[in-house]
RNA sequence: GUUCACGUAGGGGAAGGAGUCCCCCGUUUCCCGCCGAGAGGCUGAUGACUCCUGCUGCGUG
Numbered sequence: 001g002u003u004c005a006c007g008u009a010g011g012g013g014a015a016g017g018a019g020u021c022c023c024c025c026g027u028u029u030c031c032c033g034c035c036g037a038g039a040g041g042c043u044g045a046u047g048a049c050u051c052c053u054g055c056u057g058c059g060u061g
Stems, first nucleotide, its partner, number of pairs: 010025004016052006033042003
C1' cells in the first nucleotide's frame, strides 16, 4: 500500500435528497395520513424553515 471478513460511529416524525432547529423512542419502543359499510375517493414531496429534484396548474416569451 492492497484485498477479505466481522464489529462500531442509534432509530423515528404517511410516498425523493440535503442543511439547520424542534419533538418522540430505546427496538416487545417510536413511526406507519384522511373519508367510506363496501366499491371507491381525497391531501401534502417538510415535524418546521431553506434549498435541490420530480409531478401538477396558470401566465409570458